Context: one part of a larger RNA
RNA sequence: AAAUGUUGAAGGAACUCGGCAAAAUGACUCCGUAACUUCGGAAGAAGGAGUACCUAUUUUAAAUAGGUGACACAAAGCAGGGGGUAGCGACUGUUUAAUAAAAACACAGGACUCUGCAAAAUCGUAAGAUGAUGUAUAGGGUCUGACGCCUGCCCGGUGCUAGAAGAUUAAAAGGCGAGGUAUCAGCUUCAAAUUUAAAUCCUAGUAAACGGCGGCCGUAACCAUAACGGUCCUAAGGUAGCGAAAUUCCUUGUCGGGUAAGUUCCGACGUGCACGAAUGGCGUAACGACUUCCCCACUGUCUCCAACAUUUACUCAGCGAAAUUGAAUUCUCCGUGAAGAUGCGGAGUAUCUGCGGCUAGACGGAAAGACCCCGUGCACCUUUACUAUAUUUAUAUAGUGCUAAUAAAAGAUUAUUGUGUAGUAUAGGUGGGUUGCUUAUUAAAUCUUGAUGCUAGUCAAUUAUGAAGGCAAUAUUGAAAUACCACUCUUUAAUUCUUUUAUAGCUAAAACAAAUAUUCAUAAUCUGAAUAUUGAACACUGUAUGAUUGGUAGUUUAACUGGGGCGGUUAUCUCCUAAAGAGUAACGGAGAUGUACAAAGGUAAGCUCAAAUUAGUCAGAACCUAAUUGUUGAGUGUAAUGGCAUAAGCUUGCUUAAUUGUGAGACUAACAAGUCGAACAAAGACGAAAGUCGGUCAUAGUGAUCCGGUAGUUCUAAGUGGAAAGACUAUCGCUCUACGGAUAAAAGGUACGCCGGGGAUAACAGGCUAAUGACUCCCAAGAGUCCAUAUCGACGGAGUCGUUUGGCACCUCGAUGUCGGCUCAUCACAUCCUGGAGCUGAAGAUGGUUUCAAGGGUUCGGCUGUUCGCCGAUUAAAGUGGUACGUGAGCUGGGUUUAGAACGUCGCGAGACAGUUCGGUCCCUAUCUACCGUAGAUGUUGAAGAAUUGAGAGUACAUAACUUUAGUACGAGAGGACUUGGUUGUAUAUAGCUCUGGUCUAUAAGUUGUUAUGUUAAUAGCAUAGCUUAGUAGCCACCUAUAGAUAGAAUAACUACUGAAUGCAUAUUAAGUAGGAAUUUAUACUCAAAACAAAUUCUUCUAUUUAGGAGUUGUUAUAGAUUAUAACGAUAUAGAUUAUGUGUUAAAUAAUGGUAACAUUAUUGCUAAAUAAUACUAAUUUACUCCUA
Repeated sequence: AAAUGUUGAAGGAACUCGGCAAAAUGACUCCGUAACUUCGGAAGAAGGAGUACCUAUUUUAAAUAGGUGACACAAAGCAGGGGGUAGCGACUGUUUAAUAAAAACACAGGACUCUGCAAAAUCGUAAGAUGAUGUAUAGGGUCUGACGCCUGCCCGGUGCUAGAAGAUUAAAAGGCGAGGUAUCAGCUUCAAAUUUAAAUCCUAGUAAACGGCGGCCGUAACCAUAACGGUCCUAAGGUAGCGAAAUUCCUUGUCGGGUAAGUUCCGACGUGCACGAAUGGCGUAACGACUUCCCCACUGUCUCCAACAUUUACUCAGCGAAAUUGAAUUCUCCGUGAAGAUGCGGAGUAUCUGCGGCUAGACGGAAAGACCCCGUGCACCUUUACUAUAUUUAUAUAGUGCUAAUAAAAGAUUAUUGUGUAGUAUAGGUGGGUUGCUUAUUAAAUCUUGAUGCUAGUCAAUUAUGAAGGCAAUAUUGAAAUACCACUCUUUAAUUCUUUUAUAGCUAAAACAAAUAUUCAUAAUCUGAAUAUUGAACACUGUAUGAUUGGUAGUUUAACUGGGGCGGUUAUCUCCUAAAGAGUAACGGAGAUGUACAAAGGUAAGCUCAAAUUAGUCAGAACCUAAUUGUUGAGUGUAAUGGCAUAAGCUUGCUUAAUUGUGAGACUAACAAGUCGAACAAAGACGAAAGUCGGUCAUAGUGAUCCGGUAGUUCUAAGUGGAAAGACUAUCGCUCUACGGAUAAAAGGUACGCCGGGGAUAACAGGCUAAUGACUCCCAAGAGUCCAUAUCGACGGAGUCGUUUGGCACCUCGAUGUCGGCUCAUCACAUCCUGGAGCUGAAGAUGGUUUCAAGGGUUCGGCUGUUCGCCGAUUAAAGUGGUACGUGAGCUGGGUUUAGAACGUCGCGAGACAGUUCGGUCCCUAUCUACCGUAGAUGUUGAAGAAUUGAGAGUACAUAACUUUAGUACGAGAGGACUUGGUUGUAUAUAGCUCUGGUCUAUAAGUUGUUAUGUUAAUAGCAUAGCUUAGUAGCCACCUAUAGAUAGAAUAACUACUGAAUGCAUAUUAAGUAGGAAUUUAUACUCAAAACAAAUUCUUCUAUUUAGGAGUUGUUAUAGAUUAUAACGAUAUAGAUUAUGUGUUAAAUAAUGGUAACAUUAUUGCUAAAUAAUACUAAUUUACUCCUA
């Protein structure tokens, strides 16, 4: 010193994030018991009284009555603290084994939805199994979460369900058409229309499905507010209820309550940043190791700590780890320095070495930082990221048969249909065809019916009447007869026809299926067979194809960046930066581009612009005309720069060089690219010619490679010929804009995280800087009645500091622990108080302001995690800052900042939030330095003893009230001093134990339970010293005493004397002199010859020894971790004994009294540490070691 216990004066939560911890309560009997309530509870509510022993009442139990003793009778041990308010969750339960027990999970109850049994759902490749030996009062899934009152509006989006007209759509079917060929038959390749499922689009329904549930403006006879009105939008605009809430940012909202004081709490209000109705809303009795606030009781939580016990620690004996460790001969300050030094520089300090302590430092130990960033790292999770895929589903087809009733399509056959105008008339087209066709197998006409229709008609049919004709050529027309025949287009219809499809139906010992029955094998809920029955070409399975698909999987999800993210940017052109060659960076400053033009190209010729002045015409001139001036101020398709009047600007004529094939040589340049280019050949344009022309005044207008398309080219052609395919030339397809382009094809979360790295890069701290901040000064407009400067001071200016917010990214990421509190401090001074001064718009008193001054001091509470702040009550005052925002190898852990959970908000989601809320492991035995103590060694020139000096170092230094001077000075009064003396406090410090008050582990007594001494009696052990009441010495504080004295010296600001420079003035000085503060110094107190200049004084002993000294050793305490110190060693050191004192309280025993418990009397007994006496015991005798000029 710690841990675990015991006790505690006065106060009683003032402690603290928080009553954490502790204390208190506690058993039984009786009495008594509120709000509220689901009538069960709440309830052991709360609160109060009793309890031992003896005797009696017949016995047990209990009760009653009487008696007895104690501080205390459930005497020890065991053994609820209680009450009130609110939140959340109904409840009992469950959970993160090892930091979270909760408000999370579960739950009974409620709802939606799926499922008809070979059920849905789940597991499995399958067989099969669970579901269930269950059957919709059943089973699966999802949400909600007892109970009560309730559960509003929205179907636009996303899901789910239903629908089927249309659109779209795979394989398949189909096969117009085309290619190749050795091509007339063929073979082969490509392939349009068309047919065709689910899904999707589409149409509806559905919210206890996922989800959602508005703005703006105006208006009422004060103001305010808005029942009311207007307008826009929406799928619909939030209803009831609740509301600063587990939700409210602003916010400590406002009001009320509680408190002396209330960021919390309770009740209201409503302005709901951002409540709200089964992601349930609002209540709610009971319940809760939940969370919040208050009260009673209680207490060492605290004011403020003290004593005691035990176990450690410490010494000795024995035994004997660990982390750590570059090597160490391991000081302080200032400075320096990779920016915080034991190690560098300077100065200072320091004899050598342990032991016990303490943790300020060794950027201490431990763990290749978990935060942050980086990695073309990992993992897991999510989804409307990408790509696959299980499952599911649809279509086709095979296993797999029949019918052809119905419908559709296509074909075939037979019929039918056709109106421009003109024209008798409703002329489809072409060809053939004029003595022809039709008719007794009944012509024309009429009646009836049907079809069609352009309402004019046409066609057909039946019966009847009728009775011998009817039609064609001609006129019109591009076309001439339906007179007749053939082929054919269009329209419509029929069919005993063919094919296909759909629907429907059928069959079956006729596939296939049966977890249906019976029988047999056979004992058999298996299996097989037989029979019967049911289903049935479906189902089922294979293959092909479409749809769906975070169920599963693999991956992607850029870089730059004054950390990262958000924002911005990413290619090209022009200018500045750019430092007079070129080039040159930044998240430096400005702009532009992703084209345009058949003329805005070529050539030849010509012209001169912008602007201004003057004049003119006109009703009227910036604009029209003319003249003059006019070096570029205009123009150049477009940005800017550089150019251009010889024009590159403007105009006109003719034209296509906006050509083909090449290209010496240069520029630029990592490469790849990019740029300029004379000249040659070909064929041209313009010009009389020389000549110019391979786009545009120049510099932007862009994209590599792969892949694919188109056109051309006898270039190749896998036996040959062709072809396919390739090659070459030309050309097309990329906001591949992250623009040298990773792929044809790609987003997010991680606080559940992991790995590798980084102080190359952030958060803390340090460093640099000082914009910001703080402080000072200068100037002085103005305010101050007047007056700049008593006081305040604009606009401006100059500095200082390193406390704010920042900037930078220099040490540290193989770890420098972060806010606040506690504890302990230390320094600065820009001073809060106290002290000394100047000025004052200073009468006094109280102030204002400035100045000197750092000696000391600088409060307790309420709220909040708070620092801060607000509030209460005090005070002389309740200072500002630094010290790694001092201090976690000192404590705490409330906040922040892991994992759980909830609310609001955001997000489709995983999840997220300098938003909120409840919960949530703080390790280290100290090697060195430093510090506090305590020893050993050596030195100080012989040794010892005693007493000093004091270089130096430290401690201390505070202040108020009352009173006197004095109700005086001052003042009209009210009020009210300086100065001087005295008294008493507060806080602090030191010492002490006489008093007071604690403790006092065995000092005394009481007493419970139990065990033992055989029993009684009397004692002992154990139960926290069992509990309880007292308490000596000692140790302590709440107690007592004392202290901060000074009349010294030197000074600060300031006040003065004398006095020139400057005949005056001037303390402000130059020579000279004085006063002046809690400051400094001295004095006071403590340490202090190791103060190496090692000091001084006194005494004793001593010359080599028969002497002296020191130590060892023994008994010890006034000392003490050990050492050391101190006492003693026979002259009382300790024990023991005796006596006294002190404490306790009246012993045992005996007698007497009483039925008994018990009482009385006789003599009180016992008594630690204290005092005194006494040698009984132990320090005996003899000794041992070392030193001595």

Large-subunit ribosomal RNA, half B from a compost metagenome, 1189 nucleotides, folded computationally. Its mean pLDDT, the model's own confidence on a scale to 100, is 83. The RNAcentral record of the full RNA draws on SILVA.